Large-subunit ribosomal RNA, domain IV from a mouse gut metagenome, 330 nucleotides, folded computationally.
Its Rfam family is "Bacterial large subunit ribosomal RNA". Its family is annotated with ribosome and structural constituent of ribosome in the Gene Ontology.
[in-house]
Context: one part of a larger RNA
């Protein structure tokens, strides 16, 4: 110089993306302890105040109580919560990227949808056979969604799935019809000719014909979707009202500059001497929205974000020190 490890006048988060670190707090006894709430919790909340030894005196032993007695400190040393508000996100405990990500992600009870009547259904496997399950719709597989509370609007045109069979089309197959080939035989104009039954041989309509598709219906906690112009009220603005286009319907409740708002540091208001973050509001929602679930929420969180009080060498702004190391001599 470095690394670690200790102390520091005053001031005390001025430092920084951010209190990151460090520091403060800490044991046990007593007093007290909000809001909020699923009444269980929050809670050790917070915030106080006590702690050693003698002697009596009290007990089964404490514990108390009452005099005393020393120190600067009585939990004498070491180990041993820092607290509040307020908000976002997941209700929790839990799980995760062995070795850059512990989280708002998975999971989870709980809600719902579908599928399976048992030789299930569903998986695994050329089959045997297994798993499901030595279970039997209070099982089981599968998707979603994710406690709880209050809820879950509209669209079946398209796509999917279900469920219908009249009617159109539809295959293998049935079915076998006209033709064609071949000749006994017949005519004749006597040929390289015309007809031609049986049979064998080929051909292969017409007609039957299944599911499907076409059609008909349901069906959204199934994929998925949920509008535009223009005008009107006795100041002004604004439009509850009216008009027309389209359209399957044209976004309800809740929430809304939000983990979503680009404009935008959006406005207003609150905190600050001063606030691109924060909190409350407003609504013009560029591009929230109801189980890819919408809105709230008590706990819960090595979660995110803003503010406060203690506390401090992060800082103003260094010093000093002690361990190891470089480093210089030897």
């Nucleotide at each position: 110089g470095c690394a670690u490890u200790g102390u520091u006048a005053a001031g005390g988060a001025a430092c920084u993306c951010g209190g990151c670190a460090a520091a403060u707090u800490g044991a046990c006894c007593c007093c007290g302890u909000a809001a909020c709430u699923u009444c269980g919790g929050g809670a050790g909340a917070a915030g106080g105040g006590g702690u050693a030894c003698c002697u009596a005196u009290g007990u089964a032993a404490a514990a108390g109580u009452a005099g005393g007695u020393c120190g600067c400190a009585g939990a004498g040393a070491a180990g041993a919560g820092g607290c509040c508000c307020a908000a976002g996100c997941a209700a929790c405990u839990g799980u995760u990227u062995a070795a850059c990500a512990a989280a708002a992600a998975c999971a989870c009870a709980g809600g719902u949808u579908u599928c399976u009547g048992c030789u299930a259904a569903a998986u695994c496997g050329a089959a045997a056979g297994a798993u499901g399950a030595a279970g039997u719709a209070u099982a089981g597989g599968a998707g979603c969604u994710g406690a709880c509370g209050c809820c879950u609007g509209c669209c079946c045109a398209g796509u999917g799935c279900u469920g219908g069979a009249a009617g159109g089309u539809u295959a293998a197959g049935g079915g076998g019809a006209a033709g064609a080939g071949u000749u006994a035989g017949c005519a004749c104009a006597a040929g390289a000719u015309g007809c031609g039954a049986a049979g064998c041989u080929u051909a292969g309509a017409a007609c039957c014909a299944a599911a499907g598709c076409c059609c008909c219906a349901g069906u959204g906690a199934a994929c998925g979707g949920c509008g535009g112009c223009c005008g009107u009220a006795a100041c002004u603005a604004u439009a509850a009202c009216g008009g027309u286009c389209c359209u399957a319907a044209g976004g309800u409740a809740g929430c809304g500059a939000a983990a979503u708002u680009c404009c935008u540091u959006g406005u207003c208001a609150g905190g600050u001497a001063a606030g691109u973050u924060c909190u409350g509001a407003c609504c013009c929602g560029c591009a929230c929205g109801a189980a890819a679930g919408g809105c709230g929420u008590a706990a819960u969180g090595a979660u995110u974000u803003g503010g406060g009080c203690g506390c401090u060498g992060u800082c103003u702004c260094g010093a000093c020190a002690a361990u190891g190391u470089a480093c210089u001599c030897g």